[in-house]
RNA sequence: GGGAAAUAUUAGCUUAAUCCAUAAAAUGGGAACGGAGGAACCGAUUUUGGGGUGAAUUCUGUGCAUCGCACAGGUAGGGUUUUAACCUUUCGACCCGAACCCGUCAGCUAACUUCGUAAGCUAUAAAGAAAGGGAGG
Numbered sequence: 001g002g003g004a005a006a007u008a009u010u011a012g013c014u015u016a017a018u019c020c021a022u023a024a025a026a027u028g029g030g031a032a033c034g035g036a037g038g039a040a041c042c043g044a045u046u047u048u049g050g051g052g053u054g055a056a057u058u059c060u061g062u063g064c065a066u067c068g069c070a071c072a073g074g075u076a077g078g079g080u081u082u083u084a085a086c087c088u089u090u091c092g093a094c095c096c097g098a099a100c101c102c103g104u105c106a107g108c109u110a111a112c113u114u115c116g117u118a119a120g121c122u123a124u125a126a127a128g129a130a131a132g133g134g135a136g137g
Stems, first nucleotide, its partner, number of pairs: 010123005018031003032117006042107001049105001050102004058074007077096005086133006
C1' cells in the first nucleotide's frame, strides 16, 4: 500500500414490530402502530372438514410413482430503486412470490374483551428517468 473477515457507531431496507418514562428488578406502565374474538341488520351452508397471520395465490412441464414431494418456467399479488424532510404516480431496471399457527371451531359486527411490538438484511454497489403535492430553508 492492497485484499478479506469480524466488531462497534452511523445511515438505510423488509415488517405492525417503534418511541417515552421508571428502574435493583418486573407474569410491570404510557403513547403509537398492528392482529384476533364479539350484537342487530344483512349474509352464509359445516368430511370434499373449516379457519387465521402474511404480498406470498395459482398454472404448466419433468422426475419419484400411492398420498404427496422435489426441480424448472410462468402467474395473482408484493418490495427496492431520484436518499434535496416527506408523500403519491408513471416508465425502466432489479428482487420476493415463503413460512407458520388454531384444532372440529370462529361470516360481517356497535358496545365490549383480548393479543403482538419479534426476526432478518445492506455499506462504492454501478439503472436510472420524468411528473405532481409539499413542511422547512
The RNA shown here (c-di-AMP riboswitch aptamer (ydaO/yuaA leader)) has 137 nucleotides and comes from Desulforamulus profundi. The sequence is in RNAcentral, with records from Rfam. The organism belongs to Desulforamulus, within Bacteria.